Context: one part of a larger RNA
RNA sequence: UGACGGGGGCCCGCACAAGCGGUGGAGCAUGUGGUUUAAUUCGAAGCAACGCGCAGAACCUUACCCAGGCUUGACAUCUCCGGAACCCUGCGGAAACGUGGGGGUGUCCUCUCACGAGGAAGCCGGAUGACAGGUGCUGCAUGGCUGUCGUCAGCUCGUGCUGUGAGGUGUUCGGUUAAGUCCGGCAACGAGCGCAACCCCUAUCGUUAGUUACCAUCAUUCAGUUGGGGACUCUAACGAGACUGCCGCGUGAUAAACCGGAGGAAGGUGGGGAUGACGUCAAGUCCUCAUGGCCCUUAUGUCUGGGGCUACACACGUGCUACAAUGGCGUCUACAAAGGGCAGCGAGACCGCAAGGUGGAGCAAAUCCCAAAAAAGACGUCUCAGUUCGGAUUGGAGUCUGCAACUCACUCCAUGAAGCUGGAAUCGCUAGUAAUGGCAGAUCAGCAUGCUGCCGUGUAUACGUUCCCGGGCCUUGUACA
Numbered sequence: 001u002g003a004c005g006g007g008g009g010c011c012c013g014c015a016c017a018a019g020c021g022g023u024g025g026a027g028c029a030u031g032u033g034g035u036u037u038a039a040u041u042c043g044a045a046g047c048a049a050c051g052c053g054c055a056g057a058a059c060c061u062u063a064c065c066c067a068g069g070c071u072u073g074a075c076a077u078c079u080c081c082g083g084a085a086c087c088c089u090g091c092g093g094a095a096a097c098g099u100g101g102g103g104g105u106g107u108c109c110u111c112u113c114a115c116g117a118g119g120a121a122g123c124c125g126g127a128u129g130a131c132a133g134g135u136g137c138u139g140c141a142u143g144g145c146u147g148u149c150g151u152c153a154g155c156u157c158g159u160g161c162u163g164u165g166a167g168g169u170g171u172u173c174g175g176u177u178a179a180g181u182c183c184g185g186c187a188a189c190g191a192g193c194g195c196a197a198c199c200c201c202u203a204u205c206g207u208u209a210g211u212u213a214c215c216a217u218c219a220u221u222c223a224g225u226u227g228g229g230g231a232c233u234c235u236a237a238c239g240a241g242a243c244u245g246c247c248g249c250g251u252g253a254u255a256a257a258c259c260g261g262a263g264g265a266a267g268g269u270g271g272g273g274a275u276g277a278c279g280u281c282a283a284g285u286c287c288u289c290a291u292g293g294c295c296c297u298u299a300u301g302u303c304u305g306g307g308g309c310u311a312c313a314c315a316c317g318u319g320c321u322a323c324a325a326u327g328g329c330g331u332c333u334a335c336a337a338a339g340g341g342c343a344g345c346g347a348g349a350c351c352g353c354a355a356g357g358u359g360g361a362g363c364a365a366a367u368c369c370c371a372a373a374a375a376a377g378a379c380g381u382c383u384c385a386g387u388u389c390g391g392a393u394u395g396g397a398g399u400c401u402g403c404a405a406c407u408c409a410c411u412c413c414a415u416g417a418a419g420c421u422g423g424a425a426u427c428g429c430u431a432g433u434a435a436u437g438g439c440a441g442a443u444c445a446g447c448a449u450g451c452u453g454c455c456g457u458g459u460a461u462a463c464g465u466u467c468c469c470g471g472g473c474c475u476u477g478u479a480c481a
Stems, first nucleotide, its partner, number of pairs: 001481002003478003007475007015465002019429005026321008034312002042053002064307007073131001077130002079127005086103007107120005133296002136294003142290002144285003147281001149279001154193006160169003173184003199273004204240007214229002218227002243267001246261003250258002323422001327382006339370003344363002349358003389419001394414006435457007
C1' cells in the first nucleotide's frame, strides 16, 4: 500500500422487511448430469454452465458411428498435354463412383478470296509436383468478441509539498447528491478516463405537408363508397417546452442543497433505451473468424448411402398446462399496437365436422393480404363431483410440407392417466410495474410451451434499516501478500 475480520462509524441496492404472484408436489416440453450405445459429435460448470452456442438435428445441417469410394484431392494459384462448353442416353451400383454410345465445334484476335490454319480468354478432362485440406490439440502462447463485479462511483496523471524509502497529499474533513454531484474548508493547484449532458423512443403544443391516412360542415353510398374538405385523427420533418426558472421572513453556513407551493401535458434525472472508467476472475470462446506452436498427409483430408445427435432405471435446472365456479362449455357482440409479404401474402366464392382442398380478385403494399385480436361484455347452462375440472396416454381415420414423414407438426373420432394448491427450501417484482390476455417477427420447405418485440386488462405493499446477501467511503487490528 492492499486484502481480510463472527472490529467500529456513515451510506446504498426488491438486500431484508411489508405485499402480490410463482418454483419445489402432478403430467408434459426443453436443457444438463448419469447410464446405455457402433455412435449417442463438441463446447458451456457457483453467482456469471444447465429453453446456453442451437434465430429452428427427418436427408442436408453434422463436426459422431458403420459401410462403400477418392488421393494434387470437395476448394486456391502455378506448369505441361488434350478437348469447346454443353446436351441426350445404356450397363453395374444403395449412392458416391466405375464403364460405354450418340450429338455438339461457340466468343475475341491475326493470316486467308474462300476452305482452312494459328493464338487468347473462359470452361471440361488428364499428368507432374510445389501445394491444398483438417470443426485435429493447446483460450495456460494469442488477436478479436463476450460475460461478471456494475451503470457500482470510482480509477488515475502533471506540477508542487512531504517522507531515508515503499509511499502520502490532492481523492481526507463539514454538509449535500442518483453520482469523486455540487458547495465550503484545507499544502495543495490543475487536468484526464468515468458521472451528468449531447443521441433515440415516449408524454403536451405549434408550424409545414395532405396520399394510400382522416371526415366536422354540404351532397351521395350497403360501405369515407364517390364528389368535396384541410378542421380533427394520423403520418413525418422542423420547432417550442422543464431550467430548481418563479414563490416562501420555510430549513440550512449568507453556500450547495432539501422541503412545501404555484403555474403546467409533464417537476426536480418526467418514463424507457443506447451508452459499461482503471481493472478483477490465467472467467468464456483455437467449433464464427483470424493466428503462433504442435500433430495428420492413400488420412485426423474428402465424397456418398444408412444410422446417431431424438436412447432411458434415474437425478437436477428452466418452462408450459392444470388441479377449477373470480371457473368450464355454448351462442351473440365490441375495442389494439407492432410487424411480415413476389420461388411471397393470398381475399370473396365453393367443397370438407376439421386440419385442409379447389380456385384465383387484389397487392413490391399508410392502398391489397396475413388478420379472427383474446381476455373483457351480454344471455344460457353446469352446482362442488376426480366433475361438462384436467388433459397425459393409447387405438383408429385423415391433412400439410418435402426427393423422402416410422420417429416431426396439425385435424377429427374414441380413450380419458396423474393432479383437490404442493415438505425442507427457494425465485421474480415498487406502477401502467407485478399478475393476466392475446398478436407479430426472426430462424424456417415443414416443425416454438423457447427467444425477440407489440398492445389490451390491470393490483397490493414499503413502518423501517436490527438482521441475511452484495456493494461504496472513512477508520481500527493483523503472525496474510
Source information
The part of an RNA shown here (small-subunit ribosomal RNA, 3' major domain) has 481 nucleotides and comes from a metagenome. Model confidence (mean pLDDT): 82 of 100. The full RNA is in RNAcentral, with records from SILVA.